Predicted 3D model of a 507-nucleotide part of an RNA (small-subunit ribosomal RNA, 5' domain) from a metagenome. The prediction has a mean pLDDT of 86. It matches the Rfam family "Bacterial small subunit ribosomal RNA".
[in-house]
Context: one part of a larger RNA
RNA sequence: GGACGAACGUUGGCGGCGCGUCUAAGGCAUGCAAGUCGAACGGGUCAUUUGUUGUAGCAAUAUGAUGAAUGGCUAGUGGCAAACGGGUGCGUAACACAUUGGUAACCUACCUUGAAGUCAGGUAUAGCCCGCCGAAAGGCGGAUUAAUCCCUGAUGGUCAUGAGUGAUUGAUUCAUCUCAUGUAAAGAUUUAUCGCUUUAAGAGGGGCCUAUGGUCUAUCAGCUAGUUGGUGAGGUAAUGGCUCACCAAGGCUAUGACGGAUAGGGGGUGUGAGAGCACGACCCCCCUCACUGGGACUGAGACACUGCCCAGACACCUACGGGUGGCUGCAGUCGAGAAUCUUCCCCAAUGGCCGAAAGGCUGAGGGAGCGUCGCCGCGUGCAGGACGAAGGGCUUAGGCUCGUAAACUGCUUUUAUUAGGGACGAAUGUUGACGGUACCUAAUGAAUAAGAGGUUGCUAACUCUGUGCCAGCAGCAGCGGUAAUACAGAGACCUCAAACGUUGUCC
Numbered sequence: 001g002g003a004c005g006a007a008c009g010u011u012g013g014c015g016g017c018g019c020g021u022c023u024a025a026g027g028c029a030u031g032c033a034a035g036u037c038g039a040a041c042g043g044g045u046c047a048u049u050u051g052u053u054g055u056a057g058c059a060a061u062a063u064g065a066u067g068a069a070u071g072g073c074u075a076g077u078g079g080c081a082a083a084c085g086g087g088u089g090c091g092u093a094a095c096a097c098a099u100u101g102g103u104a105a106c107c108u109a110c111c112u113u114g115a116a117g118u119c120a121g122g123u124a125u126a127g128c129c130c131g132c133c134g135a136a137a138g139g140c141g142g143a144u145u146a147a148u149c150c151c152u153g154a155u156g157g158u159c160a161u162g163a164g165u166g167a168u169u170g171a172u173u174c175a176u177c178u179c180a181u182g183u184a185a186a187g188a189u190u191u192a193u194c195g196c197u198u199u200a201a202g203a204g205g206g207g208c209c210u211a212u213g214g215u216c217u218a219u220c221a222g223c224u225a226g227u228u229g230g231u232g233a234g235g236u237a238a239u240g241g242c243u244c245a246c247c248a249a250g251g252c253u254a255u256g257a258c259g260g261a262u263a264g265g266g267g268g269u270g271u272g273a274g275a276g277c278a279c280g281a282c283c284c285c286c287c288u289c290a291c292u293g294g295g296a297c298u299g300a301g302a303c304a305c306u307g308c309c310c311a312g313a314c315a316c317c318u319a320c321g322g323g324u325g326g327c328u329g330c331a332g333u334c335g336a337g338a339a340u341c342u343u344c345c346c347c348a349a350u351g352g353c354c355g356a357a358a359g360g361c362u363g364a365g366g367g368a369g370c371g372u373c374g375c376c377g378c379g380u381g382c383a384g385g386a387c388g389a390a391g392g393g394c395u396u397a398g399g400c401u402c403g404u405a406a407a408c409u410g411c412u413u414u415u416a417u418u419a420g421g422g423a424c425g426a427a428u429g430u431u432g433a434c435g436g437u438a439c440c441u442a443a444u445g446a447a448u449a450a451g452a453g454g455u456u457g458c459u460a461a462c463u464c465u466g467u468g469c470c471a472g473c474a475g476c477a478g479c480g481g482u483a484a485u486a487c488a489g490a491g492a493c494c495u496c497a498a499a500c501g502u503u504g505u506c507c
Base pairs, nucleotide, nucleotide: 001507002506003505004504006503007502008501009500010499013378014377015376016375017374018373019371020370021336026334027333028332030331031330032329035080036079037078040077041076043074044073045072046071047070048069049068050067051066052065053064054063055062056061087289089287097213098212099211101209102208103207106206107205108204111202112201113200114199115198116197117196118195119153120152121151122150129142130141131140132139133138159182160181161180162179163178164177187194188193189192215261216260217259222252223251224250227249228248229247230246231245232244233243234242264286265285266284267283268279269278270277271276291312292311293310294309295308314325315324316323317322342368344367345366346365350364351362352361353360354359381411382410383409384408391402392401393400394399416444417443418442419441420440421439425434451496452495453494454493455492456477457476458475462491463490464489465488466487472479473478
C1' cells in the first nucleotide's frame, strides 16, 4: 500500500447492486416450510331435479319415508410425490474431494423410441354400523363392503435359470442356435385418449474399482489375528474378508507405517511483477450430518431433517396407570458474544410435486423491511461582489489573516416537497406480490443536506495562551523540569470526505 462476512469511537443527505450468528452442531414458545389426485374405489354429507308412497288438505301446497340422476365438498382405502428442493460443517487426513481411466463386476421410478400383449376367476380389509376399554394419546372384539388393494389359473418371448453345440477374448467371460423348466397385466373417462404388463434401446441419474495430487508432528518407530492371501459357502444390483468355516503365514513401514494434533474437499478468493504465501464468507459442484447412539422397514432410489423401532439425556401433559416432542428449514426467542436482520407480502414470474385438465401445494423462488457492513454513483449550489464591513486570531501596533469568504445582486433546481400522469417484467385470451414503485410532466424555493483525523521528524500542514518531568502525549524516534510548532484550549492550515479514525487478521 491492498484486502475484510469485520468490530469499536465520532459524524451522518440520497440512490443502485451486493452482503449480514465467523461465537454455543447450546436450549427453544408460536406460526408456517409436502402435498396432491373424486377421470383408481366404496361410503358420508350438502344442494338441485325427479319417481313411488304415508299424513294434513277440495286443490295448490306443506311435511315424512324410500329410490334414481346431476353437481359440490370430503374422513378412509389406493396411486404418485415425500430420497428433490432448503439448512449445517459436528465428524472425516479418507477413494472424502479433484483429475485420469475401468465396470467382460452393476442398478435406474418418471421421460423418449421400438416390439408384443392387456384372457378367466377368487376372498379379504379400512371406512360405515354395533359393543367394550382408556383421563388422554389411543386400542380391542363382532357383522358387512369396493377398487388401478391382494391372490389363483391361462397364454407368451428378444426375459430368467439350467444343459448342449460352435465360435471369440489377455481373462473368470461373451455371442448365436437347440432343448427343458419358470414367470405378466387394471382399469378410468369417454370415443379418442390416459393408463397397465413383458421386453429391447436411449437420455439423464447413481453404485463400485484404479492411478496420481493436495496439512503439521519422530519430544509418535515399529504396527497388524479378519490381520495378508487361498479354497468353499453366505450376502449384495454388483466386485471384494463384505461376512463365515477351513488352510497357509502373511501384510504395512524412514519414499515415514502406527499414533497424536488440526481440518469438510474443489471451482475459486485476497495479495504479489511473478514465483509464491494466506484463505475456502456469499455463488456453483461433490461429500457429511439432522437431540445423542444403534437398527432395520417401505421403496426404482433412504438405512430417510419436519417416517418407524430401541436405548439415553433434556423438556412438556397426566386422572400417576401412561403419553408427547426434536428449528444445523423461514421468521422469531433465551443464552453466549466485540458482533450479525422482519414472528413482513406473493405464488404474478422462474422452477418443483400431484392432477386428463381446471387447479392445488411450494418460507424453493420472486419481492419488500432493518443494518453507513461493503462497492459504485449523486448532492450539500453557480456567477458577480472591496467599504477588503462587523467579529475572531496574530501583531514590530504600521498592519497581516480568516477573505470574495459573508452581506448584497443575478441565475439554476440535481436533490427535496407538492400536484398530475404512469410502466416493462405477461406468454395468444385471463392473470402483477413488487407498486401508484421506477420513470415522465408541472409548480415552489438556495431552499432539505459536512464531518472526521492530523499539523516535531518519518509525513502534507504553525502561531498564541495555559501548564511547568505536573497534567498529559506516543506507531517508532521521542516530547513535558517557565517563552513546548510534540501536553490542553483557541485561531489558522493540511488530508480524506458521507464518511473519517482506531483495533484485529492476511498478503